[in-house]
The RNA shown here (c-di-GMP-I-GGC riboswitch aptamer) has 90 nucleotides and comes from a Chloroflexota bacterium. The model forms 95% of the base pairs in the Rfam consensus.
RNA sequence: UCCGAUAAAGGCAAACCCGCCGAAAGGCGGUGACGCAAAGCCACGGGUCUGAAGCCUUUUUAAAAAGGUAUGAUAGCCGGGCCGCCGAAG
Numbered sequence: 001u002c003c004g005a006u007a008a009a010g011g012c013a014a015a016c017c018c019g020c021c022g023a024a025a026g027g028c029g030g031u032g033a034c035g036c037a038a039a040g041c042c043a044c045g046g047g048u049c050u051g052a053a054g055c056c057u058u059u060u061u062a063a064a065a066a067g068g069u070a071u072g073a074u075a076g077c078c079g080g081g082c083c084g085c086c087g088a089a090g
Stems, first nucleotide, its partner, number of pairs: 002090001003087002011036002017030005034076001040082003044079003047074003054069006
């Protein structure tokens, strides 16, 4: 350094519920633990989710409606980058 134990010391915290923010996805805090050897941090690539405003298209007398679109989100979807506890077997 790779690797990841019925090791040791710890850590994080899903879903549900409550409050707040948000158009929404979702986020923050509390509760709570499904799980996690990076479930620490970063939206660089892919995927997925949302679709308010703006933009494009269609319908319509017009309002309005419908569809598309990320600049929004997701790191506990995958890959990648950076930092990191411990030391069994190999």